A computed fold for a 92-nucleotide RNA from a Deltaproteobacteria bacterium, annotated as c-di-GMP-I-GGC riboswitch aptamer.
[in-house]
RNA sequence: AACGAAAAGGGCAAACCUGCCGAAAGGCAGGAGCGCAAAGCCACGGGUCUAAAGCGAAGCGUAAAAUCGCUACGACAGCCGGGUUGCCGUUA
Numbered sequence: 001a002a003c004g005a006a007a008a009g010g011g012c013a014a015a016c017c018u019g020c021c022g023a024a025a026g027g028c029a030g031g032a033g034c035g036c037a038a039a040g041c042c043a044c045g046g047g048u049c050u051a052a053a054g055c056g057a058a059g060c061g062u063a064a065a066a067u068c069g070c071u072a073c074g075a076c077a078g079c080c081g082g083g084u085u086g087c088c089g090u091u092a
Base pairs, nucleotide, nucleotide: 001091002090003089004088011036012035016031017030018029019028020027021026034078040084041083042082044081045080046079047076048075049074054070055069056068057067
């Protein structure tokens, strides 16, 4: 530096359940264990999710709420790419 067939010590932890936070997406903690060689870390590019606030529509008619559409400054690193750090082993 490239790679992950076998192995050792181990590591992480999906769905689901419980509690807390959040408008939501989702997050944190405990249980659980589907999987994972970066399933460590970073929202940089694409993508996806949400829409409180904002804008618009329709509606109403004193208004407001509710409804529909758009929108990220919100979220996802276990969607893809990129960046960065790293254990063990193999090869050079």
The model forms 95% of the base pairs in the Rfam consensus. Its mean pLDDT, the model's own confidence on a scale to 100, is 87.